A computed fold for a 72-nucleotide RNA from a Sandaracinaceae bacterium, annotated as transfer RNA. RNAcentral holds the sequence, with entries from ENA.
RNA sequence: GCCGUCGUAGCUCAGCGGCAGAGCGCCCGCCUGUUAAGCGGGGGAGCGGGGGUUCGAGUCCUCCCGAUGGCG
Numbered sequence: 001g002c003c004g005u006c007g008u009a010g011c012u013c014a015g016c017g018g019c020a021g022a023g024c025g026c027c028c029g030c031c032u033g034u035u036a037a038g039c040g041g042g043g044g045a046g047c048g049g050g051g052g053u054u055c056g057a058g059u060c061c062u063c064c065c066g067a068u069g070g071c072g
Stems, first nucleotide, its partner, number of pairs: 001071007010024004018055001026042005048064005
């Protein structure tokens, strides 16, 4: 330098153009003699950045940034 994959909550990941979700973690409560386990509830992200397409974009197109793999 070229080609591909990936970037969404604190972490790990879902989300085939129409309300952004789960598990774990965190907070509160129940249970328990206490802790743990278990059970119930709650808060937390507008999706790496810009532009475009569309009535509507996390999702499609494009450029850039970052991570990773391959080729040279």
The source organism's lineage runs through Bacteria, Pseudomonadati, Myxococcota, Polyangia and Sandaracinaceae. Rfam family: tRNA. Rfam describes the family as follows. Transfer RNA (tRNA) molecules are approximately 80 nucleotides in length. Gene Ontology term of the family: triplet codon-amino acid adaptor activity. The family's RNA type in Rfam is transfer RNA. Model confidence (mean pLDDT): 83 of 100.